Model confidence (mean pLDDT): 88 of 100. This is a predicted structure of a 347-nucleotide part of an RNA (small-subunit ribosomal RNA, central domain) from a metagenome.
Context: one part of a larger RNA
RNA sequence: CUGGGUUUAAAGGGUGCGUAGGUGGCGUUAUAAGUCAGAAGUGAAAGCCUGCAGCUUAACUGUGGAACUGCUUUUGAUACUGUAAUGCUUGAAUCAGGUUGAGGUUAGCGGAAUGUGACAUGUAGCGGUGAAAUGCUUAGAUAUGUCAUAGAACACCAAUUGCGAAGGCAGCUGACUAGACCUGCAUUGACACUGAGGCACGAAAGCGUGGGGAGCGAACAGGAUUAGAUACCCUGGUAGUCCACGCCCUAAACGAUGCUAACUCGAUGUUUGGCCCUAGCGGUUGAGCAUCCAAGCGAAAGCGUUAAGUUAGCCACCUGGGGAGUACGUUCGCAAGAAUGAAACUC
Numbered sequence: 001c002u003g004g005g006u007u008u009a010a011a012g013g014g015u016g017c018g019u020a021g022g023u024g025g026c027g028u029u030a031u032a033a034g035u036c037a038g039a040a041g042u043g044a045a046a047g048c049c050u051g052c053a054g055c056u057u058a059a060c061u062g063u064g065g066a067a068c069u070g071c072u073u074u075u076g077a078u079a080c081u082g083u084a085a086u087g088c089u090u091g092a093a094u095c096a097g098g099u100u101g102a103g104g105u106u107a108g109c110g111g112a113a114u115g116u117g118a119c120a121u122g123u124a125g126c127g128g129u130g131a132a133a134u135g136c137u138u139a140g141a142u143a144u145g146u147c148a149u150a151g152a153a154c155a156c157c158a159a160u161u162g163c164g165a166a167g168g169c170a171g172c173u174g175a176c177u178a179g180a181c182c183u184g185c186a187u188u189g190a191c192a193c194u195g196a197g198g199c200a201c202g203a204a205a206g207c208g209u210g211g212g213g214a215g216c217g218a219a220c221a222g223g224a225u226u227a228g229a230u231a232c233c234c235u236g237g238u239a240g241u242c243c244a245c246g247c248c249c250u251a252a253a254c255g256a257u258g259c260u261a262a263c264u265c266g267a268u269g270u271u272u273g274g275c276c277c278u279a280g281c282g283g284u285u286g287a288g289c290a291u292c293c294a295a296g297c298g299a300a301a302g303c304g305u306u307a308a309g310u311u312a313g314c315c316a317c318c319u320g321g322g323g324a325g326u327a328c329g330u331u332c333g334c335a336a337g338a339a340u341g342a343a344a345c346u347c
Base pairs, nucleotide, nucleotide: 004318005317006316007301008300012315014201015200016199017198021194022193023192025088026087027086028085029084030083031082033081034080035077036076037075038074039073040072041071042070049065050064051063052062053061054060091191092188093187094186095184096183097182098181099180103177104176105175106174107173108172109171110154114150115149116148117147118146119145120144121143125136126135162169163168206247207246208245209244210243211242215241216240220236221235222234223233258314259313260312261311262310263309266292267291268290269289270288271287272286273285274284275283276282296303297302320347321346322345329340330339331338332337
């Protein structure tokens, strides 16, 4: 390379938008580039393959054939692909009416809890643990009540729920804003799918500047435990966690399962639309979220209309373990580092 693969054995990019490219619905007409058929020319000789022949045979040699799968020219064919033109509506999008949701951004508001402060009551303990101690407390703690204040998170509802491309999203209200679904089948008429590069988004931690700082809490300090205890437990506690702006760009970023389309028995629960009805524990038709199974698949576990089944298109990735996601180089970054990414050697 070919072939084969990518849930768990190596392997799906963290996610989307989209450029080039690749691929592309149903007709008609034209063309004849690809494609197919015929013919002509050429495809040196030797060699290879093969029939026959010559040296006694063979090697060797001679002669004939085949082959040279190709290229050029020309005459035709027109199913498929391409190209050009012209139509269609089922793919796609738009429109109208409706529905749903923790989708996003931003502003305001709320109560519980916690901490702190003030006052009051009140007196000797509180706190913490397996047991303790460090710690707090007669300068009046803990506890109880009232008032004030600060920051962060939103109990119940709550669910195998819902929404979002993913990351993720949950108190209430408003403003702005994005999507999905259903019904109508009104409009456009293939406008589509995928997508190398590219661009954007991207938990937590971390970084920069300025705020904020209740609780929690890396580091750190102390007390325990222990042979030791740079831990697990306890008392404290800085960064951080929060906000604004700017970076970082990684995760078991997981469904360890790329996207799109078609096809292939059923059952049950649930969310949310439409329609029918005898109005219910009904029927039917969509879109989701789950569970169990037929066929089929799979090494098995299992998957099974939300496929890991049967197919098509496009992208990404894999090729024994270690060395190693390392070195070097390059790009990006304030840094931390990220991305790309070997070899020697060894088993």